[in-house]
Molecule: transfer RNA
Organism: Chthoniobacteraceae bacterium
RNA sequence: GCGCGGUUAGCUCAGUGGUAGAGCACCUCCCUGACACGGAGGGGGUCACAGGUUCGAACCCUGUAUCGCGCACCA
Numbered sequence: 001g002c003g004c005g006g007u008u009a010g011c012u013c014a015g016u017g018g019u020a021g022a023g024c025a026c027c028u029c030c031c032u033g034a035c036a037c038g039g040a041g042g043g044g045g046u047c048a049c050a051g052g053u054u055c056g057a058a059c060c061c062u063g064u065a066u067c068g069c070g071c072a073c074c075a
Stems, first nucleotide, its partner, number of pairs: 001071007010024004018055001026042005048064005
């Protein structure tokens, strides 16, 4: 330098055009002498960034950033 893949909640990940979800974590309550386990409920996301397409974009297109893998180049 070229190609491919990833970027969504604090973490690990789902979601392939029509109101953003799960598990764990966190908060409250129940349970306990207390803790843990267990049970019930709750909060939290400009979907990496910018632009475009569309009635409508996390999802399609373009560019950028960043991480990973492969290939090439360089003595």